Model confidence (mean pLDDT): 82 of 100. The part of an RNA shown here (large-subunit ribosomal RNA, domain I) has 508 nucleotides and comes from an uncultured Burkholderiales bacterium.

Context: one part of a larger RNA
RNA sequence: UGCAUGUGGUGGAUGCCUAGGCGAUUACAGGCGAAGAAGGACGUGGCAGCCUGCGAAAAGCUGCGGGGAGCUGGCAAAUGAGCAUUGAUCCGCAGAUAUCCGAAUGGGGAAACCCGGCCCGCAAGGGUCACUCUCACCUGAAUACAUAGGGUGGGUAGAGCGAACCCGCUGAACUGAAACAUCUAAGUAAGCGGAGGAAAAGAAAUCAACCGAGAUUCCGGCAGUAGCGGCGAGCGAAACCGGACCAGCCAGUGCGAUGUAACUUGUGUUCUAGCAAAACGGCAUGGAAAGACCGACCAUAGACGGUGAUAGUCCGGUAUGCGAAAGGGCACAAGUGAAACUAGGCGCACAACAAGUAGGGCGGGGCACGUGGAAUCCUGUCUGAACAUGGGGGGACCAUCCUCCAAGGCUAAAUACUCGUAAUCGACCGAUAGUGAACUAGUACCGUGAGGGAAAGGCGAAAAGAACCCCCGGAGGGGAGUGAAAUAGAUCCUGAAACCGCAUGCAU
Numbered sequence: 001u002g003c004a005u006g007u008g009g010u011g012g013a014u015g016c017c018u019a020g021g022c023g024a025u026u027a028c029a030g031g032c033g034a035a036g037a038a039g040g041a042c043g044u045g046g047c048a049g050c051c052u053g054c055g056a057a058a059a060g061c062u063g064c065g066g067g068g069a070g071c072u073g074g075c076a077a078a079u080g081a082g083c084a085u086u087g088a089u090c091c092g093c094a095g096a097u098a099u100c101c102g103a104a105u106g107g108g109g110a111a112a113c114c115c116g117g118c119c120c121g122c123a124a125g126g127g128u129c130a131c132u133c134u135c136a137c138c139u140g141a142a143u144a145c146a147u148a149g150g151g152u153g154g155g156u157a158g159a160g161c162g163a164a165c166c167c168g169c170u171g172a173a174c175u176g177a178a179a180c181a182u183c184u185a186a187g188u189a190a191g192c193g194g195a196g197g198a199a200a201a202g203a204a205a206u207c208a209a210c211c212g213a214g215a216u217u218c219c220g221g222c223a224g225u226a227g228c229g230g231c232g233a234g235c236g237a238a239a240c241c242g243g244a245c246c247a248g249c250c251a252g253u254g255c256g257a258u259g260u261a262a263c264u265u266g267u268g269u270u271c272u273a274g275c276a277a278a279a280c281g282g283c284a285u286g287g288a289a290a291g292a293c294c295g296a297c298c299a300u301a302g303a304c305g306g307u308g309a310u311a312g313u314c315c316g317g318u319a320u321g322c323g324a325a326a327g328g329g330c331a332c333a334a335g336u337g338a339a340a341c342u343a344g345g346c347g348c349a350c351a352a353c354a355a356g357u358a359g360g361g362c363g364g365g366g367c368a369c370g371u372g373g374a375a376u377c378c379u380g381u382c383u384g385a386a387c388a389u390g391g392g393g394g395g396a397c398c399a400u401c402c403u404c405c406a407a408g409g410c411u412a413a414a415u416a417c418u419c420g421u422a423a424u425c426g427a428c429c430g431a432u433a434g435u436g437a438a439c440u441a442g443u444a445c446c447g448u449g450a451g452g453g454a455a456a457g458g459c460g461a462a463a464a465g466a467a468c469c470c471c472c473g474g475a476g477g478g479g480a481g482u483g484a485a486a487u488a489g490a491u492c493c494u495g496a497a498a499c500c501g502c503a504u505g506c507a508u
Stems, first nucleotide, its partner, number of pairs: 001507009015493001016458002020429002022426007029418002031161002039101003042055003046079001049075003061095006070083003106115003116129005131158002133155007165196001166194005176183001180230001206213002217244005227235002248410003252350005262336011274322003280295003296313002298302001304316003359383007369395001390405005445452002465492001468479004
């Protein structure tokens, strides 16, 4: 030095576990905000770093209800001081307080800061003061009436935020066409505006075909068909049929009768705390019994989780039954109630029944349809009817025939989505997996910034977390002690391999 065996170190794979994720189902909810939101800054505890809670009334205050023995949130113990059967802590409902920034709104500003006016108050302090819209009133030019403008007062009006879904406006490129320009990707991504719990659409100037149907939306077919297409790549219907769900209406004026929505009250039901509830003992093993053995019991409860190993009968629960002072949802009843409100009420009378519109030329866009024979729909521009004895459509166009009535408006359900609440489930993951994040995680760290973005779980049933002695500067270790186990000793379950020792044997 090599090989082998044994025994260690290092290292953290593997196994087991789960505090966290992922996916789904059902029900609910679908908004918050000038009554100041979302999100933050700074404070707040006897001592207080982070998280949580809260706001100078600051881990809290008040009332009502629940509950019943301990409590002063977590990491996280110790200590101190307290509270509590005169019912605390805790849970629910309602209220009070709620610094500063932030739409941020008195003015300013480099967010969490600076500086003001007016009113009230001795003071401390309190209140108020943005803009737009709308209503009312006052005032009021050029310019006589007026109007513009100005001012005051009222408004639970707007503003900002929010995951996806929805509607509208604007609108790419990579890519594909095996290059590329029409085309495609795609009206997608992205930007902007707006709304709701859904939105949009919607009661035929529709289809159909000489038979007829009868608003819209969504699903399955029709059908990858008919078609469109450098007839390339590709794009791609409809009638009709079967289903889901079904609902129809309105207007201006006057008169008349009713009483919808909404609100208030009451009743019922449900949600927001909870409560009751059956039945197990012995023996041996073991550190420990829930496992074995013996003998019992309950079951509308043998779901699940925990407890020192595997528990129907130990604990929490589960089946079942019960429960609300207060607030919310829903249903019903009564009262008020067409001024306001409501998608829309009914009857009668009168009136009205849509013009720079339909259509046309030119240029575009949308229709599955790329200008094509191109109907139909929208319109930038130029034009421009009839008006029910009328007009539109039936894929150029004309006639016949059929069908409908544009140029005003409203409308539930079937449909889409899930930031969120509750419950449940999984031939989903199990710490290089599953969220980026099981842990101080959008943290540490990086970047001027937009932004990027980790690693990191496990002693034990219980800290019983090793008193005391020794080596010793400490670290570390040896005894002693705890424990079932300490090669479970806090760099702590298991502890693979690479890699590094020690002992022994063999070889050199």
Rfam family: Bacterial large subunit ribosomal RNA.